[in-house]
Context: one part of a larger RNA
RNA sequence: GAUGAACGCUGGCGGCGUGCCUAAUACAUGCAAGUCGAACGGACCCGCAAGGGUUAGUGGCGACCGGGUGCGUAACACGUAGCUGACCUGCCCCUCAGCGGGGGACAACAGUUCGAAAGGACUGCUAAUACCGCAUACAUUUGGAAUUUUUAGAAAGUUCCAAAGAAACUUCAGGGGCUGAGGGAGGGAGCUGCGGCCCAUCAGGUAGUUGGUGAGGUAACGGCUCACCAAGCCAACGACGGGUAGGGGGCCUGAGAGGGUGGUCCCCCACACUGGGACUGACACACGGCCCAGACUCCUACGGGAGGCAGCAGCAAGGGAUAUUGCGCAAUGGGCGAAAGCCUGACGCAGCAACGCCGCGUGAAGGAUGAAGGCCUUCGGGUCGUAAACUUCUUUUCUCACUGACGAGGAAGGACGGUAGGUGAGGAAUCAGUCACGGCUAACUACGUGCCAGCAGCCGCGGUAAAACGUAGGUGGCGAGCGUUAUCC
Numbered sequence: 001g002a003u004g005a006a007c008g009c010u011g012g013c014g015g016c017g018u019g020c021c022u023a024a025u026a027c028a029u030g031c032a033a034g035u036c037g038a039a040c041g042g043a044c045c046c047g048c049a050a051g052g053g054u055u056a057g058u059g060g061c062g063a064c065c066g067g068g069u070g071c072g073u074a075a076c077a078c079g080u081a082g083c084u085g086a087c088c089u090g091c092c093c094c095u096c097a098g099c100g101g102g103g104g105a106c107a108a109c110a111g112u113u114c115g116a117a118a119g120g121a122c123u124g125c126u127a128a129u130a131c132c133g134c135a136u137a138c139a140u141u142u143g144g145a146a147u148u149u150u151u152a153g154a155a156a157g158u159u160c161c162a163a164a165g166a167a168a169c170u171u172c173a174g175g176g177g178c179u180g181a182g183g184g185a186g187g188g189a190g191c192u193g194c195g196g197c198c199c200a201u202c203a204g205g206u207a208g209u210u211g212g213u214g215a216g217g218u219a220a221c222g223g224c225u226c227a228c229c230a231a232g233c234c235a236a237c238g239a240c241g242g243g244u245a246g247g248g249g250g251c252c253u254g255a256g257a258g259g260g261u262g263g264u265c266c267c268c269c270a271c272a273c274u275g276g277g278a279c280u281g282a283c284a285c286a287c288g289g290c291c292c293a294g295a296c297u298c299c300u301a302c303g304g305g306a307g308g309c310a311g312c313a314g315c316a317a318g319g320g321a322u323a324u325u326g327c328g329c330a331a332u333g334g335g336c337g338a339a340a341g342c343c344u345g346a347c348g349c350a351g352c353a354a355c356g357c358c359g360c361g362u363g364a365a366g367g368a369u370g371a372a373g374g375c376c377u378u379c380g381g382g383u384c385g386u387a388a389a390c391u392u393c394u395u396u397u398c399u400c401a402c403u404g405a406c407g408a409g410g411a412a413g414g415a416c417g418g419u420a421g422g423u424g425a426g427g428a429a430u431c432a433g434u435c436a437c438g439g440c441u442a443a444c445u446a447c448g449u450g451c452c453a454g455c456a457g458c459c460g461c462g463g464u465a466a467a468a469c470g471u472a473g474g475u476g477g478c479g480a481g482c483g484u485u486a487u488c489c
Base pairs, nucleotide, nucleotide: 001488002487003486005485006484007483008482009481012360013359014358015357016356017355018353019352020318025316027314029313030312031311034061035060036059039058040057042055043054044053045052046051068271069270070269078195079194080193081192082191083190084189087188088187089186092184093183094182095181096180097179098178100134102132103131109124110123111122112121113120114119140164141163142162143161144160145159146158147157148156149155197243198242199241204234205233206232209231210230211229212228213227214226215225216224246268247267248266249265250261251260252259253258273294274293275292276291277290296307297306298305299304324350326349327348328347332346333344334343335342336341363393364392365391366390373384374383375382376381398426399425400424401423402422403421407416433478434477435476436475437474438459439458440457444473445472446471447470448469454461455460
């Protein structure tokens, strides 16, 4: 000098930030992901009707984003520079082409029925942008044939034969949406060079191990997996083992080199009670999805069931220690929708905390008889001290009243908020502490104590005149803070 700090004493205000570093311990309660009736049939409500509204279900899109945490990980995890002729890509943008004709179901619903519940079972009816055939088509895919170019090689381009597609809706016929192909943008995946911890009191390690052939698998290369064959591969330029640890941009310190660190914010990674697995999907091996096993908790009619806050609040526990079970979708952003809109503990705000940084205030000017009082005294005086009183002034702040936003691009619409700000009135009114005073180190006397009580960062003070202990006066430093402790330079 610095801190996500804590503790002691003290504490007026504002702005902007920050706030479980410990138990990735266990969690009551509420909320945190829905939306679309302009895809579909039904049910209910309003209406004379036309029509309108609500929605359990089918269906579509989203739920893989956003939010949290740092367990694990010494690794292509991260950073940086490249490669992919070895790859994928919903929504969005551009271009080309198409949208013909059929079929059978299943929910909802109705009936019967099982169960304490969670939840099912059977029979029957039905719609679709749900599902399944058929036709048509390319610059698409696979296989075969021919040919050209390139490469170390796998590959790429051109020309001919077999398989693969569509779905409707409309309230304005404008649109909205669907299918195939090519390109783009953005996103993702894989591979490689280099870089960044400690221990050699870890010296040898390795059997899918290293390579090949073939096959499987994948979006794709690959010992990724498998069969067979060969015996390789890594290592003192530190393999293997052990310990520790998320990485980076950054942050702290320092003249720099360096040392330390990775909280808030941004990027990447990993994880979601513990371990394993796949399903769906353009993308997951999926925090608020599924299945299995385990530990734990809860319900039960004992036959069975339910759950996962490392989301936002909150509770218990641990701890020196870390906040509200708040308001709002007004803004920004996201999901769905043609839209109106709905949802959004992301986010915007408010609350708590001197936890940090910055700013402001607790009055200003005059005022000597140097008042009273305290302390010291050589008893003359000195000092607190222009300090106070007193006079004049001001109103930052404070209180009251009135007014009152920007943030909302065009009429309305603001959680914050009757807030910030503005105007007026009132009255110096409402506001100062803390640590030190032997040297380092700025600031000294008196009394008490008597190696006691105590102090202390180091040196060291205290045993009868202690500037070092305690108190008082004075002084010095900083100041809404001051000091101590911890840690880093």
Small-subunit ribosomal RNA, 5' domain from an uncultured bacterium, 489 nucleotides, folded computationally. The coordinates come from a structure-prediction model, not an experiment, and the mean pLDDT is 85. Its Rfam family is "Bacterial small subunit ribosomal RNA". Gene Ontology terms of the family: ribosome and structural constituent of ribosome.